[in-house]
Notes: Bacterial RNase P class A from a Pseudomonadales bacterium, 361 nucleotides, folded computationally. The same sequence occurs in records of 2 taxa. Model confidence (mean pLDDT): 77 of 100. A source record names the gene rnpB.
RNA sequence: AGAGUCGGCCGGGCAGCCGCCGGGGGCUUCGGCCCCGGGAGGAAAGUCCGGGCUCCGCAGGGCAGGGCGCCAGGUAGCCCCUGGGGGGCGUGAGCCCACGGAAAGUGCAACAGAAAACAAACCGCCCGGUUUCGGCCGGGUAAGGGUGAAAAGGUGCGGUAAGAGCGCACCGCGCAGGUGGCAACACACUGCGGCAGUGCAAACCCCGUCCGGAGCAAGACCGAGUAGAAACCCGAUGGCACGGCCCGUGCCGGGGUUUGGGUAGGUCGCUGGAGACUUGCGGCGACGCAGGUCCUAGAGGAAUGGCUGUCGGGACUGGAUUCCAGUCCUACAGAACCCGGCUUACAGGCCGGCUCUGCAU
Numbered sequence: 001a002g003a004g005u006c007g008g009c010c011g012g013g014c015a016g017c018c019g020c021c022g023g024g025g026g027c028u029u030c031g032g033c034c035c036c037g038g039g040a041g042g043a044a045a046g047u048c049c050g051g052g053c054u055c056c057g058c059a060g061g062g063c064a065g066g067g068c069g070c071c072a073g074g075u076a077g078c079c080c081c082u083g084g085g086g087g088g089c090g091u092g093a094g095c096c097c098a099c100g101g102a103a104a105g106u107g108c109a110a111c112a113g114a115a116a117a118c119a120a121a122c123c124g125c126c127c128g129g130u131u132u133c134g135g136c137c138g139g140g141u142a143a144g145g146g147u148g149a150a151a152a153g154g155u156g157c158g159g160u161a162a163g164a165g166c167g168c169a170c171c172g173c174g175c176a177g178g179u180g181g182c183a184a185c186a187c188a189c190u191g192c193g194g195c196a197g198u199g200c201a202a203a204c205c206c207c208g209u210c211c212g213g214a215g216c217a218a219g220a221c222c223g224a225g226u227a228g229a230a231a232c233c234c235g236a237u238g239g240c241a242c243g244g245c246c247c248g249u250g251c252c253g254g255g256g257u258u259u260g261g262g263u264a265g266g267u268c269g270c271u272g273g274a275g276a277c278u279u280g281c282g283g284c285g286a287c288g289c290a291g292g293u294c295c296u297a298g299a300g301g302a303a304u305g306g307c308u309g310u311c312g313g314g315a316c317u318g319g320a321u322u323c324c325a326g327u328c329c330u331a332c333a334g335a336a337c338c339c340g341g342c343u344u345a346c347a348g349g350c351c352g353g354c355u356c357u358g359c360a361u
Base pairs, nucleotide, nucleotide: 001357002356003355004354005353006352007351008350009349010348012311013310014309015308016307017306018305020039021038023036024035025034026033027032041332045343046342048341049340050339051338052337053215054214055213056212065211066210067209068208069207070084071083072082073081074080085099086097087096088095089094100206101205105204106203107200108199109198122145123144124141125140126139127138128137129136130135153171154170155169156168157167158166172195173193174192175191176190177189178187179186180185219268220267221266222265229259230258231257232256233255234254238252239251240250241249242248275294276293277292278291279290280289281288282287312330313329314328315327316326317325318324319323
C1' cells in the first nucleotide's frame, strides 16, 4: 500500500419564522392569554422467546399438545449470553452447526443402477464343459470397471485357479481399562475383537428436560340520569283473578323513602426501574459487588413537526498539483403497561483489535 476479518460508536449542526402534546406558575370579563421547563429509537419495528405486574383457575399426579436437546458457567429468567469440547469451511484473522438416540420398533430413499438392505452380480477375472471359434452353459469371486448423494473401511505384503480380514503389519472402528480434565471430551497409553453392517429423527418415534390460561381493552376505585331492580311505608283509592255478595288474599298499577348492582363518564394502574452514567474491585469472559452522580415522554387512536437560510457529509461530472464550480443524494423508521434478549430494516460516516499478500528499511 492492497485485500480481508472481528468489535464498538454516530447517524446531521446552528439561526430565524410558523406550529403540536403533557407538566408547573400567574392573570382572567371564564371565552382564553402570558411566563418557565420537558417531549422517540438503535432498532420505538416483527411480536419470535423469557420475565415483572394483574385477573381467572388450581390437593396431588397423569394423559394430550408444544418448546428445547454436547459440557460448564452467567442471569430474575430464556429457544438468550459467555467460555470450553466435537464436526465442517477458510492460507489466515476468523466464520458456520437443530450437536441426545439409527447394535428399540415403523417408515422413506426420486433418477440412474444388476443390486438401496434377510445384500446383490451388469461388464470383468478365474476354473470346468462345449463349440460351427463369433460365442454358449455350469460354478467360483467381489480385487478392477460402471451407476448413484450413498454399494460390506483404507494402504501394503503374503496367500490363491482367480480372489476375499482369508492371514499379517500399520491406520481406522467397537468394547474394557488407565491417564488428564468439574464436565463435554482427549490421548503416537494398555488389552481384547477381524469388524458390528448405508443414510434420513427440522419423518413417525424413543429418552431427557421445561411449560396452567388470558392479557393494561389486564385490573382497582368513584359513579350520573327522565334507564332498570329490591325492600318498606301511604291511599274515601284504580284494574285483574278467586267469589252469588261482603270481608279477605294474590298480582299489576300510583305516590314517597331507603338500599345495593351496573351503564355513560371520571380517577388510578402509568412509569423511580432486574433504571441511566461513572469510578474502583473480583472474574479469561458473560457478569457480579461496592461507592458517587442523575431523574430522562408518559396524554386520548395518539403530540414530539414544517418552511427558509447557512454550515456540514457523500457520489458523479468539468476545470485544476493541494483548490474551485455544477448536479444529485443525505437513510431505516414512529413510544401506547414495563423490562431482558433474538431477528429483521438502515443513505452515509467514524474509531479500534487482528490476519494475509506485496514493497521498503